[in-house]
Context: one part of a larger RNA
RNA sequence: CUGGGCGUAAAGGGUGCGUAGGCGGUCUUUUAAGUCGGAUGUGAAAUCCCUGGGCUUAGCCUAGGAAUUGCAUACGAUACUACAAGACUUGAGUACAGUAGAGGAUAGUGGAAUUCCACGUGUAGCGGUGAAAUGCGUAGAUAUGUGGAGGAACACCAGUGGCGAAGGCGGCUAUCUGGACUGAUACUGACGCUGAGGCACGAAAGCGUGGGGAGCAAACAGGAUUAGAUACCCUGGUAGUCCACGCCCUAAACGAUGGGAACUAGCUGUUGGGAGAAAUUAAUCUCUUAGUAGCGAAGCUAACGCGUUAAGUUCCCCGCCUGGGGAGUACGGUCGCAAGAUUAAAACUC
Numbered sequence: 001c002u003g004g005g006c007g008u009a010a011a012g013g014g015u016g017c018g019u020a021g022g023c024g025g026u027c028u029u030u031u032a033a034g035u036c037g038g039a040u041g042u043g044a045a046a047u048c049c050c051u052g053g054g055c056u057u058a059g060c061c062u063a064g065g066a067a068u069u070g071c072a073u074a075c076g077a078u079a080c081u082a083c084a085a086g087a088c089u090u091g092a093g094u095a096c097a098g099u100a101g102a103g104g105a106u107a108g109u110g111g112a113a114u115u116c117c118a119c120g121u122g123u124a125g126c127g128g129u130g131a132a133a134u135g136c137g138u139a140g141a142u143a144u145g146u147g148g149a150g151g152a153a154c155a156c157c158a159g160u161g162g163c164g165a166a167g168g169c170g171g172c173u174a175u176c177u178g179g180a181c182u183g184a185u186a187c188u189g190a191c192g193c194u195g196a197g198g199c200a201c202g203a204a205a206g207c208g209u210g211g212g213g214a215g216c217a218a219a220c221a222g223g224a225u226u227a228g229a230u231a232c233c234c235u236g237g238u239a240g241u242c243c244a245c246g247c248c249c250u251a252a253a254c255g256a257u258g259g260g261a262a263c264u265a266g267c268u269g270u271u272g273g274g275a276g277a278a279a280u281u282a283a284u285c286u287c288u289u290a291g292u293a294g295c296g297a298a299g300c301u302a303a304c305g306c307g308u309u310a311a312g313u314u315c316c317c318c319g320c321c322u323g324g325g326g327a328g329u330a331c332g333g334u335c336g337c338a339a340g341a342u343u344a345a346a347a348c349u350c
Stems, first nucleotide, its partner, number of pairs: 003322004007304002012318001014201004021194003025088005031082001033081002035077003039073004049065006091191001092188004096183004103177007110154001115149007125136002162169002206247006215241002220236004258317006266295012299306002323350003332343004
């Protein structure tokens, strides 16, 4: 330098933006760097290979040739790549008009329920379980009525429905704000794709400071169960869960499936648009576009299955794998307040 792979066997980075780099649409002209052609020079000798010769053969020695796949020089070719110049519109983008949406941030606000407090009614139980007990209750509980406090979450709508790059997002209203899709024109004119490093975001748990604390609930306590029960069940209950600011940076961060582009039978549902048809509104039907689901031709796959949302057929770029254990560990580096994260071996062993 090279091979084969990555849904489930080892293997897709958690996600995006983007630097270098790699790759890149159509047409014309120029150059001739890559590329291609023959030529010249050089590519020491020996060795290797071929054809001969010399020791009786062989080993060995020796003559000639070939080879030395390379480099340099000038000449020539111009399809492809590249440089330069110009043009184009289909890729990409901008403008315009609309559409849907739990996309994000901030502020405000609503009702149901739980808990607690006050007062009223009322009396002996309540609660809990497989059965019980701990617990609460005659200092009046549970239940019920009225009023109040406070925190958290938003029933129905609700949907293999929607939005978001992923994590994720669900009462209502307002303000600010990101993206997507559709339509028909106009404009820019390859402005594109990917992306080592880098930067940003990143559930839950956890950490720091200050608030908040209704319910739930690690730890903890008690009651049961049990041979035991540091559990499962029950009664309590603190961190935490909530808010603000700052860290942490990991997950079965999953579609266990990286991103982009093109091509390759169909059928059915559904969401957001657009167009058309039947005299009309509407139901309905047809076409088209962007999603999202269920089947399924060909093909692929070890099988399961995937199948225009590919795991099919190809191209471009990145990441990753290379028997099990040792080990995602040690050491070192970087990051972190810490917890730890990240990068990442070897001996040994089967």
Predicted 3D model of a 350-nucleotide part of an RNA (small-subunit ribosomal RNA, central domain) from an uncultured bacterium. The coordinates come from a structure-prediction model, not an experiment, and the mean pLDDT is 88.